[in-house]
Predicted 3D model of RNase P RNA and transfer RNA as a complex of 474 nucleotides.
RNA sequence: GGAGUCGGCCGGGCAAUCGCUGCCGCGCAAGCGGGGGAGGAAAGUCCGGGCUCCACAGGGCAAGGUGCCAGGUAACGCCUGGGCGGCGCGAGCCGACGGAAAGUGCAACAGAGAACAGACCGCCAUGCCUUCAUCCGCCGCAAGGUGGCGUGAAAGCGUGGUAAGGGUGAAACGGUGCGGUAAGAGCGCACCGCGCGACCGGUAACGGGAGCGGCUAGGCAAACCCCACCUGGAGCAAGACCAAAUAGGGAAGGGCCCGCUGGCAACGGCGGGACGCGUGGCCCACGCGCCUUCCGGGUAGGUUGCUUGAGCGGCGUAGCGAUGCGUCGCCUAGAGGAAUGGUUGCCGGAACGCGCAAGCGUCCGCACAGAACCCGGCUUACAGGCCGACUCCAUUU
RNA sequence: CGGGGCGUAGCGCAGCCUGGUAGCGCACUUCCUUGGGGUGGAAGUGGUCGGAGGUUCAAAUCCUCUCGCCCCGACCA
Repeated sequence: GGAGUCGGCCGGGCAAUCGCUGCCGCGCAAGCGGGGGAGGAAAGUCCGGGCUCCACAGGGCAAGGUGCCAGGUAACGCCUGGGCGGCGCGAGCCGACGGAAAGUGCAACAGAGAACAGACCGCCAUGCCUUCAUCCGCCGCAAGGUGGCGUGAAAGCGUGGUAAGGGUGAAACGGUGCGGUAAGAGCGCACCGCGCGACCGGUAACGGGAGCGGCUAGGCAAACCCCACCUGGAGCAAGACCAAAUAGGGAAGGGCCCGCUGGCAACGGCGGGACGCGUGGCCCACGCGCCUUCCGGGUAGGUUGCUUGAGCGGCGUAGCGAUGCGUCGCCUAGAGGAAUGGUUGCCGGAACGCGCAAGCGUCCGCACAGAACCCGGCUUACAGGCCGACUCCAUUU
Repeated sequence: CGGGGCGUAGCGCAGCCUGGUAGCGCACUUCCUUGGGGUGGAAGUGGUCGGAGGUUCAAAUCCUCUCGCCCCGACCA
């Protein structure tokens, strides 16, 4: 100098001015003054918890979730450290990473055969038949003919062996070599791989491993399933409180007609009835009616839940670390159809053009995005910029 | 703000649970039928399965992230 890896942070600042919002103070009020006012993701709502209501003895089943080991935490599917596997020369990065020798199931197409497999081609043995060559015997002067439990080769058909080779497929039932064999084959041997494994190290995952096994045990569990662990349901539009008008509910009293009765009367007691409406096809039956007062539920509306909290910062301390503990300091939006904004100037940042340079001119002033009960995570989106640690390459000393 | 569902051909839908050929109806194109049209019949065209990544030999289907649309809860007598 170049190329990269990891971690952390910012993501405009200052001033003026015009507004918005709720808090405090003053004021009868109008209003005035002071100080506060979005994020790293406020997002997606994917996990976990607080809080609230409902349900709930305990246990089991079902359903859902998580899944190497240890630790952290209020808890987690998060984080930290470690193991194993993969990628990278490296710094480092990635991994839904329990179980396939408990069971069930799946593997289209192609291919001979797809899971206690399989013989299509090929290779080998053998039988039959044909042809050719050759040997021997016989016939023939010769050309040649004929016969052989003959020999060899080639083509065809059949039977059997063979998983070395070809070919199909995502996948073909250990790999390489030597021996062996009719040809082959863990058939035998050596090495590698695989499985079991006394013993050793480690909290554990796991690592090392004398020795043993001729290889049996292929893939898929983000297929059912098995094993271990976890989980009650709903959500602040949860929930709680105050509380109009109208309608409706409950209680008490009064009111229409007739009869009996007490009383001088006002008025009271008992019994019955009429009318209308509703339920109903109709009767019976039942309920209701108009006025006054009271009571409780409850709608609109209002208040609350509502922001001091697993909070933030500094220092010390234990720990590799996540994190815990101690101590000091700080208060940092609480709106609610929803405020947190606009304009101007300066600074700042970045791009382009001109110029050796100083500088000048032009443009921009910006990404993703907007709290809605709160918190811990994850994931996703993000213009541009800053800082630190480390790796590799090249060059110089 | 919270909760749930859907996305497959131009339109309406099935297939997804239990992975292997993407299908049905209408519409569209061509032909036949008719004097012509309609109806009817025959054949055919047409799909990045919303997008990206993963698991698997193989994904519309299983898993994760993401985009868009729809519905429900403030609402009681």
It holds a member of the Rfam family "Bacterial RNase P class A". Rfam classes the family as a ribozyme.